[in-house]
Context: one part of a larger RNA
RNA sequence: CAGUAGCAGCGAGAGUCGGGUGAGACCCCCGACGGCCAAAUGAGCAAGGGUUCCUCGGCACUGCUAAUCAGCCGAGGGUUAGUCGGUCCUAAGUCCCACCGUAACUCGACUGGGACAACCAGGGAAACUGGUUAAUAUUCCAGUACCACCGUGCAUUCAGCCAACGCUUUUGGAAACAGCGAGCGAGGCCUUCGCCUCGUCGAAUCGUGGAAAAUCGUGGACGCCGUAACGGCAGGAAGCGAUUGAAUCACGAGACAGCGAAAGUCGCUGGUACCGAGAGCCCGUGAAAAGGCGCACGGCGACCGUACCGAGAUCCGACACAGGUGCUCAGGCAGCGAAAGCCACGGCCCGU
Numbered sequence: 001c002a003g004u005a006g007c008a009g010c011g012a013g014a015g016u017c018g019g020g021u022g023a024g025a026c027c028c029c030c031g032a033c034g035g036c037c038a039a040a041u042g043a044g045c046a047a048g049g050g051u052u053c054c055u056c057g058g059c060a061c062u063g064c065u066a067a068u069c070a071g072c073c074g075a076g077g078g079u080u081a082g083u084c085g086g087u088c089c090u091a092a093g094u095c096c097c098a099c100c101g102u103a104a105c106u107c108g109a110c111u112g113g114g115a116c117a118a119c120c121a122g123g124g125a126a127a128c129u130g131g132u133u134a135a136u137a138u139u140c141c142a143g144u145a146c147c148a149c150c151g152u153g154c155a156u157u158c159a160g161c162c163a164a165c166g167c168u169u170u171u172g173g174a175a176a177c178a179g180c181g182a183g184c185g186a187g188g189c190c191u192u193c194g195c196c197u198c199g200u201c202g203a204a205u206c207g208u209g210g211a212a213a214a215u216c217g218u219g220g221a222c223g224c225c226g227u228a229a230c231g232g233c234a235g236g237a238a239g240c241g242a243u244u245g246a247a248u249c250a251c252g253a254g255a256c257a258g259c260g261a262a263a264g265u266c267g268c269u270g271g272u273a274c275c276g277a278g279a280g281c282c283c284g285u286g287a288a289a290a291g292g293c294g295c296a297c298g299g300c301g302a303c304c305g306u307a308c309c310g311a312g313a314u315c316c317g318a319c320a321c322a323g324g325u326g327c328u329c330a331g332g333c334a335g336c337g338a339a340a341g342c343c344a345c346g347g348c349c350c351g352u
Base pairs, nucleotide, nucleotide: 015033016032017031018030019029020028034349035348036347037346042329043328044327045326048309049308052307053077054076055075056074057073058072062070063069082146083145084305085304086303088123089122093116094115095114096113097112098111100108101107127144128143129142130141131140147301149299150298151297152296153295154294160293161292162291166281167280168279169278170277171276172275173274177270178269179268180267181266182265183200184199185198186197187196188195189194201258205253206252207251208250209249213244214243215242216241217240218239223233224232225231259264282286315324316323331343332342333341
């Protein structure tokens, strides 16, 4: 320079009042009212960060002002697993070794071998519900389960199957969830009829059921059977019977467990996950390997990760930066819709 520029501009224009704490309060806490997001500004993960998590005590620093507050400073505490993930397997590929060439090699060619390579989201043995902490929980505790390996005993035979897969489209079954209606239990309004809101829960696991399709037996068609559609048939149709056979499906046990102050029921409609069965398309034909396929009892289950953020302040951008950053969940009104708008649950009023 200069008490100058900036501390305003974003469709997220958000605060106001009362009380508390304190030396000190617009901005720290509590309450009320008022607002904002709502395919996110919510919820669950991965990468990355690395203690930022929780508690107590602070305000010299950091914080675009202040601060009694804090992702700041000081101290202490916190991450508990046979079942979640790594660990195992192979993939595109990467590295190493042997052999050979060369005078020689960190150079070069074939072949063979070894190791590594997937935490979101490839394959894969097995766990759920509730409770608990200031901070962890499918890890601790309670209850109820399951799996592998080892040992002992019994039983049994080997050949196949599973893992194991494209795109488009159709169709059958069907949790969750939502809407409507009714019953029951609470709360609110009105204190007259009545109306409104919320709730009406309950897992893994075990057992039983369970459709399509295929196969077998029986049967024996003179045009029948059948589909949403294509279709099928004396090389054996329909019909009848049997075997194999699905769901995060239904019912029962689990469960006079748990949860809830209490009630702790039912019907209809829509509807996705999940499961089954087709059709079409291809100058594209849609991985591999590990691993898996009896019963009973006893033993055993190591190691690593697990806090917290995951973003308009914990990541990458020199910053508490309007930028960038993968996956999952997906309520109501109305709608083709995950659009725009308003709202619930939840979150926020600190896009400082």